[in-house]
About this RNA:
Predicted 3D model of a 72-nucleotide RNA (transfer RNA) from a Patescibacteria group bacterium. Model confidence (mean pLDDT): 84 of 100. Taxonomically the source falls in Bacteria candidate phyla (Bacteria). The sequence was found in a public genome assembly.
């Protein structure tokens, strides 16, 4: 230098152009003499950044940044 993959909640990850989700964690409640576990509920998001396409973009296109890998 070229190519491929990845970036979404605190963490690990889903998400086929049409309301952004799950598990775990946090908080509250329940249960217990108490703690853990279990059960129920709440809260938490500039979907890496910029532009484009579209009625509508996390999703498609282009550029950039960062990370992983391959080739040279």
């Nucleotide at each position: 230098g070229g190519c491929u993959c990845g970036a979404u909640a605190g963490c690990u990850c889903a998400g086929c152009g049409g309301u952004a989700g799950a598990g775990c964690a946090c908080u509250c409640g329940u249960u217990u003499c108490a703690u853990a576990a279990g059960c129920g509920a709440u809260a938490g998001g500039u979907c890496c950044c910029g532009a484009g396409u579209u009625c509508g973009a996390a999703u498609c296109u282009c550029g950039g940044u960062c990370g992983a890998g391959c080739c040279a």